[in-house]
RNA sequence: UCCGGCUUAGCUCAGCGGUAGAGCGGGUGGCUGUUAACCACUAGGUCGGGAGUUCAAAUCUCUCAGCCGGAGCCA
Numbered sequence: 001u002c003c004g005g006c007u008u009a010g011c012u013c014a015g016c017g018g019u020a021g022a023g024c025g026g027g028u029g030g031c032u033g034u035u036a037a038c039c040a041c042u043a044g045g046u047c048g049g050g051a052g053u054u055c056a057a058a059u060c061u062c063u064c065a066g067c068c069g070g071a072g073c074c075a
Base pairs, nucleotide, nucleotide: 001071002070003069004068005067006066007065010024011023012022013021018055026042027041028040029039030038048064049063050062051061052060
């Protein structure tokens, strides 16, 4: 250089054009002699950057970046 995959909450991941969710983690409260466990409530994102298509984009298209894998080149 070429091909493919991935990029969404602090972490691991869902979401298949119609105003973004789960688990874990965090916070508050309950329970308990205390901790843990358990129960309830709750905060946290404009979806890697930019552009385009569309009434409407995390989702489709183009481009850039990062990570992973494969191929090629050199030797």
Notes
The prediction has a mean pLDDT of 81. This is a predicted structure of a 75-nucleotide RNA (transfer RNA) from Geotoga petraea. Rfam family: tRNA. The family's RNA type in Rfam is transfer RNA. The same sequence occurs in records of 2 taxa. The source organism's lineage runs through Bacteria, Thermotogati, Thermotogota, Petrotogaceae and Geotoga.